The prediction has a mean pLDDT of 90. A computed fold for an 87-nucleotide RNA from a Steroidobacteraceae bacterium, annotated as c-di-GMP-I riboswitch aptamer. It matches the Rfam family "c-di-GMP-I riboswitch aptamer". Rfam describes the family as follows. GEMM was predicted in a large-scale screen for bacterial structured RNA regulatory elements. Genes associated with GEMM are involved in a diverse array of functions, including chemotaxis regulation, signal transduction, secretion and chitin. Its family is annotated with cyclic-di-GMP binding in the Gene Ontology.

RNA sequence: UUCAGUCAAGGGCAAAGCCAUCGAAAGGUGGCGACGCAAAGUCUCCGGUCUAACGGGCUCUGGCCUUAUGACAGCGGGACCGCCGGA
Numbered sequence: 001u002u003c004a005g006u007c008a009a010g011g012g013c014a015a016a017g018c019c020a021u022c023g024a025a026a027g028g029u030g031g032c033g034a035c036g037c038a039a040a041g042u043c044u045c046c047g048g049u050c051u052a053a054c055g056g057g058c059u060c061u062g063g064c065c066u067u068a069u070g071a072c073a074g075c076g077g078g079a080c081c082g083c084c085g086g087a
Base pairs, nucleotide, nucleotide: 002087003086005084012037013036017032018031019030020029021028022027035074041080042079043078045077046076047075048072049071050070055066056065057064058063
């Protein structure tokens, strides 16, 4: 440097759920908790998914439709960076 993560070691992260909190919501953050993860580290560039506040439209004024500038990196791809031993 390349390859694979089969082996060893030390560790790392933390799904669902519950509590608190922020948010219109999706969801985020913290605590408890472990379903899983070799990038479950970072970045919304591409696709996808979720939400629908503002705005727009309709309305029987109850609401309905639409809308990403919001969110998901633990949906896939891509970019960047990285631990350990092995070959």